[in-house]
A computed fold for a 154-nucleotide RNA, annotated as glmS glucosamine-6-phosphate activated ribozyme aptamer.
Model confidence (mean pLDDT): 75 of 100.
RNA sequence: UUUAUAUUUUAAGCGCCAGGACAAUAGUUUAUAUUGUUGACGAGGAUAGAACUUAUCGAAAGAUUCGGCGGAUGGUUCUAUGGCAUAGGUUACUGCCAUAAAUACUAGAGAAAAAAUAAUAGUAAUAUUAUAACAAAUCUAGUAGGGUAACAUU
Repeated sequence: UUUAUAUUUUAAGCGCCAGGACAAUAGUUUAUAUUGUUGACGAGGAUAGAACUUAUCGAAAGAUUCGGCGGAUGGUUCUAUGGCAUAGGUUACUGCCAUAAAUACUAGAGAAAAAAUAAUAGUAAUAUUAUAACAAAUCUAGUAGGGUAACAUU
């Protein structure tokens, strides 16, 4: 230095590129070939299993952010586990949820990144870094506020 094996870690709005677009070189400046570039900006997201499913939220833009493939913490249904349904406990059923474990209202938090500018790298397409502004989903707190039956106990 190379190869193989094993273990560990990291990455999941994430990865990849047979099409397209773009750049450089060659070329008869047409076709084409080779080598590259691009191919969604961040926020949020996991009780366990199975099936199904074009998997949440907004920003910017009005462009190929087109098109395709893979993966995926989303959603729905079922099963299991767990929590809640107040003011003592257990069990079953029913309903709503997922460990901060109904719902409604109010307040607060959430609060960004890209785009822009500058610097750096590259022949270029373009990439990386730095600076300032602006979201929604969602979360928290307060207030209001929500089952039935049986058993045992006081």
Annotation
It matches the Rfam family "glmS glucosamine-6-phosphate activated ribozyme aptamer". By type it is a riboswitch.